[in-house]
């Protein structure tokens, strides 16, 4: 100077006219103060809340996680950390537990894909050649070729009839001591020589999950039409027109089974139809946001202080003007410095992204504009 990686703040500002919504004081129709984001978005995870509801025990089924340790109210998030893969590198990413419980999957090729000799190598017989060679039996072999994604651990040397972990070195991989570490897992050492991959296939292990949800749900207020089916009941006991307590039948609680709990004719269940789509709550004070200090590699935790910072309902938070602030384009003048380069003033121009609360909050994902701080690589120039 160019690429890159990482992390952090913000995502405009001033003024003036004019217009919303709240909340508070006034009753003069006016003052005071507040008023859309980092993702408000996707509705993915997880909570608070509220109803089911009084809502436990077990057993099924379904579904999520899924290395270790730690942070949180929880998470499938976060931080640290271990291993493995990518990348020259700063760094990045993982759906990282079990193939020795079973079943399963890898086309085609290939001899052969939990299993093996196609071509070839050696030995020995028998035929054929003058030999060379051919050709056929029988035994050995898995180093070489071949085929594929993947062939009975790699490389190399030794060694044999030719070969082979058959033997030795150096590795990978097992398995067994020994050392660190909370632990993952790392190092050292000895051994036998040693048949895979796929669980993001079914499956096994091992922890967790009760629904529905703010259009939840509580008050109130008006309106209207109601019709059909089902509920056999029963027994004891007191204070005996009544109450209590058991059974039995029905309902409820994701199935099931034990409990629980309603109702058993003034109800209670189920089907068809109809009527109200009105108001007020819930609504924003929180697992809150800032700031000191202190522990901690860190996420994050304590204290202590200070703030109050949107609650709308066909749904505000806005518009119009000027100027600046940032980006960027192209001229002009300088300055700094040996250079490569860098930078200040200035005319004219262009542009300011991605985007709108609706119960709250913790995250992940995706969109998307510049500025800053450190790291890596590469080139220049001294």
């Nucleotide at each position: 100077u160019g690429a890159g990686g990482a992390a952090g703040a913000c995502u405009g500002g001033u003024a003036a006219u004019c217009g919303c919504g709240g909340a508070c004081c006034a009753u003069c129709u006016g003052g005071u103060c507040c008023g859309a984001g980092g993702a408000a978005a996707g509705u993915c995870c997880g909570a608070a809340c509220u109803c089911c509801a009084u809502a436990g025990a077990g057993c099924a089924a379904a579904g999520a996680u899924g290395c270790u340790g730690g942070c949180u109210a929880a998470c499938g998030g976060c931080c640290a950390g271990u291993g493995a893969g990518g990348g020259u590198g700063a760094c990045c990413u993982c759906a990282a537990g079990g193939a020795a419980a079973g079943u399963g999957c890898a086309a085609c090729a290939g001899a052969a894909a939990c299993a093996u000799a196609c071509c070839g190598c050696c030995c020995g017989g028998g035929c054929u050649u003058u030999u060379c060679u051919g050709u056929u039996c029988g035994g050995g072999u898995a180093a070489g070729g071949g085929c594929g994604a993947a062939a009975u651990g790699g490389u190399g040397a030794g060694g044999u009839a030719a070969g082979a972990g058959c033997u030795c070195a150096c590795c990978a991989g097992c398995a067994g001591c020994c050392a660190g570490g909370u632990g993952a897992c790392u190092g050292g050492u000895u051994g036998g020589c040693u048949g895979g991959g796929c669980a993001a296939a079914c499956c096994c292990c091992a922890u967790c999950u009760g629904g529905a949800g703010c259009a939840a749900g509580a008050c109130u207020a008006a309106a209207c039409a109601g019709a059909a089916g089902a509920u056999u009941c029963u027994g004891g006991u007191c204070u005996u027109u009544g109450a209590c307590c058991g059974g039995g039948c029905a309902g409820g609680u994701u199935g099931c089974u034990c409990g629980c709990c309603u109702g058993u004719u003034c109800a209670u269940c189920u089907u068809c139809g109809g009527g109200u789509u009105g108001g007020u709550c819930g609504c924003u004070u929180g697992a809150g946001g800032c700031g000191a200090u202190g522990g901690g590699c860190a996420a994050c935790c304590a204290u202590c202080g200070u703030c109050c910072u949107a609650g709308a309902u066909a749904g505000a938070u806005g518009a119009u003007u000027a100027c600046c602030g940032c980006c960027u384009g192209u001229g002009g003048u300088g300055g700094c410095g040996u250079a490569a380069g860098c930078g200040a003033c200035u005319g004219c121009g262009g542009g300011u992204a991605c985007a709108a609360a609706a119960u709250u909050c913790g995250g992940c994902u995706u969109a998307u504009g510049g500025c800053u701080u450190c790291c890596u690589c590469a080139a220049a120039c001294c």
Bacterial RNase P class A from Dictyobacter vulcani, 382 nucleotides, folded computationally. Of the family's consensus pairs, 97% are formed in the model. The source organism's lineage runs through Bacteria, Bacillati, Ktedonobacteria, Ktedonobacterales and Dictyobacter. Its mean pLDDT, the model's own confidence on a scale to 100, is 77. Rfam family: Bacterial RNase P class A. Its family is annotated with dimeric ribonuclease P complex, tRNA processing and ribonuclease P activity in the Gene Ontology.